[in-house]
RNA sequence: AGGGCCGGCCAGGCGACCGCGACUCACUCUGGUGAAUCGAGGAACGUCCGGGCUCCGCAGAGCAGGACGGUGGGUAACACCCACCCGGGGUAACCCGCGAGACAGUGCCACAGAAAACAAACCGCCCGCAGCGCGGGUAAGGGUGAAAAGGUGCGGUAAGAGCGCACCGGAUGCGCGGUGACGCGCAUCGCACGGUAAACCUCGUCCGGAGCAAGGCCAAUAGGGAACGUUGACGCGGCUCGCCGAGUUCCCGGGUGAGCUGCUAGAGCGACACGGUAACGUGCCGCCGAGAUAGAUGGUCGCCACGGGGUAACCCGUACAGAACCCGGCGUAUCGGCCGGCCCGUUCG
RNA sequence: GGCCCCAUCGUUUAGCGGCCUAGGACACUGCCCUCUCACGGCAGCGGCGCGGGUUCGAAUCCCGCUGGGGUCACCA
Numbered sequence: 001a002g003g004g005c006c007g008g009c010c011a012g013g014c015g016a017c018c019g020c021g022a023c024u025c026a027c028u029c030u031g032g033u034g035a036a037u038c039g040a041g042g043a044a045c046g047u048c049c050g051g052g053c054u055c056c057g058c059a060g061a062g063c064a065g066g067a068c069g070g071u072g073g074g075u076a077a078c079a080c081c082c083a084c085c086c087g088g089g090g091u092a093a094c095c096c097g098c099g100a101g102a103c104a105g106u107g108c109c110a111c112a113g114a115a116a117a118c119a120a121a122c123c124g125c126c127c128g129c130a131g132c133g134c135g136g137g138u139a140a141g142g143g144u145g146a147a148a149a150g151g152u153g154c155g156g157u158a159a160g161a162g163c164g165c166a167c168c169g170g171a172u173g174c175g176c177g178g179u180g181a182c183g184c185g186c187a188u189c190g191c192a193c194g195g196u197a198a199a200c201c202u203c204g205u206c207c208g209g210a211g212c213a214a215g216g217c218c219a220a221u222a223g224g225g226a227a228c229g230u231u232g233a234c235g236c237g238g239c240u241c242g243c244c245g246a247g248u249u250c251c252c253g254g255g256u257g258a259g260c261u262g263c264u265a266g267a268g269c270g271a272c273a274c275g276g277u278a279a280c281g282u283g284c285c286g287c288c289g290a291g292a293u294a295g296a297u298g299g300u301c302g303c304c305a306c307g308g309g310g311u312a313a314c315c316c317g318u319a320c321a322g323a324a325c326c327c328g329g330c331g332u333a334u335c336g337g338c339c340g341g342c343c344c345g346u347u348c349g
Numbered sequence: 350g351g352c353c354c355c356a357u358c359g360u361u362u363a364g365c366g367g368c369c370u371a372g373g374a375c376a377c378u379g380c381c382c383u384c385u386c387a388c389g390g391c392a393g394c395g396g397c398g399c400g401g402g403u404u405c406g407a408a409u410c411c412c413g414c415u416g417g418g419g420u421c422a423c424c425a
Stems, first nucleotide, its partner, number of pairs: 001346001002344009012304007020039003024035004041320001045331002048329005053211004060241004065207005070084005085099001086097004100202002105200002107196003122142002124138006150168006169191001170189008215261003218257001223252006235243002268287003272283004305318005350424002352419005359375004367405001377393005398414005
C1' cells in the first nucleotide's frame, strides 16, 4: 500500500438581521412593549416489549389466555445487556442462532416409493421344491424420496446381517475439572423404535385491568322520563369464586372554559476514584438541558468546511427525521465524516 | 396523543401447510353466433404488499417493515 472485521463519536461551523414559544424582570393606555436566559433527537420515528405514575376499595384466589425458554450474572423490570457453553458459517479477526421437551399423549409427513414408523419386501441375492412359478432365508446392492432404522473397512456366510472385530458416532455408569451449561478420561453395552412443538400439547418462570383524552380541582347549568338494583346492582373490562356496599345505565332537554392541574430535577447527565473479565454497582464533586394545546424551535445574507459539476468565473447539494406524562430497551431510517483496536495474504525494510 | 383493525388479478371475493402451475364473478382482449349491436358460447390476459426465518414444502405459521383504514358506528 490492498482487502476485511469490530467498537466509539459527530450530525456542518462562525457572525449579522428578521420571526416564533417558555420563564423572569422592568414599563404600561392592561391590548401589549422592551431586556436577559433557555428552546428537539440519535433515532424525538414505529408504538414492538419492560417499568415508573394514576384510577379501578385491597391488587385477592382458581381456570382460561398470553409472553419467555442453554448456563451464570446485571437491572426497577424486560422479549434487553454482559460473560461463558453448545451448534452453524468464515483462512482469520469475528459473525449468526424463537438454543427446554419428540421413549406423557394426539396429529401430520403431499408426490414418488414395497414400506413414512407397535414395521414391511418391488427388483435383486441365496437355498429348496419340480416346473416358467411356489415356499423359505436376507436387508448388504438397485430404485423412490426432504427423510428409509448407526457410518466406513475387514472377517464371516448358502446369500446376508453388529453376526464378530477395528475406527468414528451413540447410550449408560464412574472419576476429574467447572458455581453451572458443559468438557475431558476410563469402563460397560453391538446399540431397531425417523422428522415436525414458529402443529396441538407437556414442563419451568413471569403476567390483575386500563391508560395522562389516566386522574384531580374549579366555574356554569341544575329539569323530565325509562330500565336495573339492599333477594346485593355498578365495580375489580374473559369466566367462576371471593370482596365491596347504594346507586348505576340509557334517552330527551339545559349548561360550560377547547379553563386550571397532572407537567417535568430525573432508575437524570458529566468528570474522577474504587469493586467487577464485562454488563454494571458504590462513593464523591460538578451541572440544570423544551414543556407547546391548533400546537413554538424557522428564514435570509456573508465567510469558511465537505461532496458533486464546470477550462474558469461560478452553480448545486449537506442526510434520516421533528418533542406531546416520563424513563430503560428493541426494531427501522440515515448524504457523509472523524477516532481507536484487530485479522488476512502480497511486496519492501 | 392513545387504542384497534386490514392487505389475494383493474374491482369484489374463495383459500385455514402439499390435491395451488391460486379458483369464481364483473371488467378487458380475440374468435364464434347475428344483416349489425346486445345477450349467449369458447379461449386468453391478469394477482398472494415487501424482506427475512421455521418446515422437505408457506398465500397460509413466526418476526420485522411498508401502505391503508376506524376514531360523534372506540377514548375529554
Predicted 3D model of RNase P RNA and transfer RNA as a complex of 425 nucleotides. Model confidence (mean pLDDT): 77 of 100. It holds a member of the Rfam family "Bacterial RNase P class A". The family's RNA type in Rfam is ribozyme. About the family: Ribonuclease P (RNase P) is a ubiquitous endoribonuclease, found in archaea, bacteria and eukarya as well as chloroplasts and mitochondria.